[in-house]
RNA sequence: GCCGCUAUAGCUCAGUUGGUAGAGCGCAUCCAUGGUAAGGAUGAGGUCACCGGUUCAAACCCGGUUGGCGGCU
Numbered sequence: 001g002c003c004g005c006u007a008u009a010g011c012u013c014a015g016u017u018g019g020u021a022g023a024g025c026g027c028a029u030c031c032a033u034g035g036u037a038a039g040g041a042u043g044a045g046g047u048c049a050c051c052g053g054u055u056c057a058a059a060c061c062c063g064g065u066u067g068g069c070g071g072c073u
Stems, first nucleotide, its partner, number of pairs: 001072007010025004019056001027043005049065005
């Protein structure tokens, strides 16, 4: 230099054919206990890496940029 994969909550990851973004763990509050752990209920937490385009509508499609991983030379 070229090619492929990848970027979504604090962490690990889903998200099907474009149509109001989710789970587990973690966190907060409450229940429960003599108390703690375990358990149960509720809740908070997101510019879907960034810029632009297509579309009535984009996490999703197209182009570019950046970061990560791998391959080729």

Record summary
The RNA shown here (transfer RNA) has 73 nucleotides and comes from a Candidatus Saccharimonadota bacterium. Model confidence (mean pLDDT): 80 of 100.